[in-house]
RNA sequence: GGGGCGAUAGCUUAACGGUUAAAGCAGGGGUCUCAUAAACCCUUGAGUAUGGGUUCAAAUCCCAUUCGCCCCACCA
Repeated sequence: GGGGCGAUAGCUUAACGGUUAAAGCAGGGGUCUCAUAAACCCUUGAGUAUGGGUUCAAAUCCCAUUCGCCCCACCA
C1' cells in the first nucleotide's frame, strides 16, 4: 500500500429497513432464612464509534474517517 471482519448498557451478545433497541451476567430493592448463599419477584442503566448520504422511515443500505483483529504485497 491492497483486501476481509468487527465497533450496540459496566461485561458478553441479540435485533426483516417499520410501531418505546432486547436478553444474560453485573448493580439497586424485596420475598425466603436464625443468618449467608442459592432460588424467586421488582427495578436502574445504551439511542447503536464519528461525520455525511439514500429513504415516508436507518443500529440495519451507501460513502468517508477513527479504532481493534486477521490475510496479502512491498522496503530494509
Molecule: transfer RNA
Organism: Verrucomicrobiota bacterium